Context: one part of a larger RNA
Molecule: small-subunit ribosomal RNA, central domain
Organism: Bacteriovorax sp. s3-3
RNA sequence: CUGGGCGUAAAGCGCGCGCAGGCGGACAAAUUAAGCCAGAUGUGAAAUCCCAGGGCUCAACCCUGGAACUGCGUCUGGAACUGGUCGUCUAGAAUAUUGGAGAGGGAAUGGGAAUUUCUCAUGUAGGGGUAAAAUCCGUAGAGAUGAGAAGGAACACCAGAGGCGAAGGCGCAUUCCUGGCCAAUUAUUGACGCUGAGGCGCGAAAGCGUGGGGAUCAAACAGGAUUAGAUACCCUGGUAGUCCACGCUGUAAACGAUGUGCACUAGAUGUGGGGAUGUGUCCAUUUCCGCGUCAAAGCUAACGCAUUAAGUGCACCGCCUGGGGAGUACGGUCGCAAGACUAAAACUC
Numbered sequence: 001c002u003g004g005g006c007g008u009a010a011a012g013c014g015c016g017c018g019c020a021g022g023c024g025g026a027c028a029a030a031u032u033a034a035g036c037c038a039g040a041u042g043u044g045a046a047a048u049c050c051c052a053g054g055g056c057u058c059a060a061c062c063c064u065g066g067a068a069c070u071g072c073g074u075c076u077g078g079a080a081c082u083g084g085u086c087g088u089c090u091a092g093a094a095u096a097u098u099g100g101a102g103a104g105g106g107a108a109u110g111g112g113a114a115u116u117u118c119u120c121a122u123g124u125a126g127g128g129g130u131a132a133a134a135u136c137c138g139u140a141g142a143g144a145u146g147a148g149a150a151g152g153a154a155c156a157c158c159a160g161a162g163g164c165g166a167a168g169g170c171g172c173a174u175u176c177c178u179g180g181c182c183a184a185u186u187a188u189u190g191a192c193g194c195u196g197a198g199g200c201g202c203g204a205a206a207g208c209g210u211g212g213g214g215a216u217c218a219a220a221c222a223g224g225a226u227u228a229g230a231u232a233c234c235c236u237g238g239u240a241g242u243c244c245a246c247g248c249u250g251u252a253a254a255c256g257a258u259g260u261g262c263a264c265u266a267g268a269u270g271u272g273g274g275g276a277u278g279u280g281u282c283c284a285u286u287u288c289c290g291c292g293u294c295a296a297a298g299c300u301a302a303c304g305c306a307u308u309a310a311g312u313g314c315a316c317c318g319c320c321u322g323g324g325g326a327g328u329a330c331g332g333u334c335g336c337a338a339g340a341c342u343a344a345a346a347c348u349c
Stems, first nucleotide, its partner, number of pairs: 003321004007303002012317001014202004021195003025089003030085003034082002036078008050066006092192001093189004097184004104178007111155001116150007126137002163170002207248006217241001221237004259316006267294012298305002322349003331342004
């Protein structure tokens, strides 16, 4: 390499959109003849390999003949399948119509509880903190209680194995702008589809740049404890940061450690959103789309998975190939930097 694999052993890109490419629905339709098939013909040097016969006493070796050289070119023909062209269709896909659920996204405005600080009042000796303490705050009146003010951040209950989103993620209320999804009925287009190397976009937290903001919490740092020591765990403080705007970074156990799409293959039960039927809420039956739990066949090394597959198949992409060295060096690309991406070898077991 062929191959075998990728939930946990090495291996699914963090997620999407999408150019090229690969793959692609129905018709006994028509046509073409590139792939494909058949026949003919030319070529495929000799030697070698294979078969038959022969020569050295045999063998190796050699000679003669045949076959073969699985290939390529040309001509003639075939038309089932793939491809091309043309036509028709509606089961895939999309659009329209009527309804529906939702923390989906962006912006603006408003709200209450709490923390902190400040002011005033009442009031007096403690408060705080811990396993116990101390640092710390307090007679310059703290803590507690009441009233008021300021400011920032987050939205208790509702809340759910619940919902939405491609993923990251999304939770106070109202308004505006906006994406996707589901159901129902017919109608419209007529394969317009799937995947997707490169590419482009989105992408938690931390971090970076400029300018704001700064209540809480809190790396660093300081002090108090603990300890043999304690550059920690505990305590008192506390700056970046945490928040906003714009720009950058582009990584995570970015996880379901499970790529996307389509089809098929027992059930049971809970739950969210629609519809139909039974006369109506209830209830029952049934159907479509989600989210869970259990479990048959089947699969699996086992654990387990099991119509939301890790079952049975198809299409396309990505990735793996013993451990360490190493996701490192070097080179390149990107970045303000931090670093990211791409990615070895010597050596060693």